[in-house]
This record gives sequence, structure tokens and C1' cells, in this order.
RNA sequence: CUUUUAUCCAGAGCGAUGGAGGGAUCGGCCCUGCGAAGUCGCAGCAACCCACAAAAAGCCUCUGCUCAUCACCAGAUGGCUUUUUGCAAGGUGCUAAUUCCGGCCCGACUGCUGAACG
Repeated sequence: CUUUUAUCCAGAGCGAUGGAGGGAUCGGCCCUGCGAAGUCGCAGCAACCCACAAAAAGCCUCUGCUCAUCACCAGAUGGCUUUUUGCAAGGUGCUAAUUCCGGCCCGACUGCUGAACG
């Protein structure tokens, strides 16, 4: 960078600067001069990646067993992989509202349509 899959009703903010926007987009509905976006500082949430630790399983190597080889079995201050758990240093991400709601498909309801619902 591209592709695929899954999850998303939880959680977490203050200050400085800045000066009118922001919530991706469209339609809603919200936030915002009681100060938006952005930038800086410190802090926090979370546990995706990596590191570290523990446990389990598998594989390899070595040793034992043998006259010898293989196999079985046992073992290791060995190595590798996977899974789970922990941790939270580092890298991302995030710190209004169910991903803020809806948009597409199906279902059910309905005379039909729409909304709401799944």
C1' cells in the first nucleotide's frame, strides 16, 4: 500500500494558544463566542502490534533405554511455533451523544405506503 474477515449499546480531559466552525459524506439531529477546528503541554482510556512474564499443546535437537538402527517411553537451566492469561514500557488509536440516528438488503406488520421494530 492492497485484499479479506470479525467486532463496535463499554471506557477516558484539563490547561495554553487560536478565533468559527465541528460531528467523514447526503438527510436529520446535536455540539459550539459560557469559545468550534487546528497547534502545543501534561494526563487518561483501551489492549490492535511489539517487548517482557507465566501456563498449556505441538514440532525439532540432544540425552537415556538397545549389540546396533527405527519405534515406544522417560527426561532437558535447549530451540521454534501456536493458543490463553498477565503486564502496560514502546508504537498506533481514542478521550459528547449506541459508529449520534437514518441511507442498502431481508423479514414481520399493513388495503397500500411510510415510520417505528427485528
A computed fold for a 118-nucleotide RNA from Meiothermus ruber, annotated as SAM riboswitch aptamer (S box leader). Its mean pLDDT, the model's own confidence on a scale to 100, is 79. It matches the Rfam family "SAM riboswitch aptamer (S box leader)". Rfam links the family to the GO term regulation of gene expression. Rfam describes the family as follows. The SAM riboswitch is found upstream of a number of genes which code for proteins involved in methionine or cysteine biosynthesis in Gram-positive bacteria. RNAcentral holds the sequence, with entries from Ribocentre. Taxonomically the source falls in Meiothermus (Bacteria, Deinococci, Thermales, Thermaceae).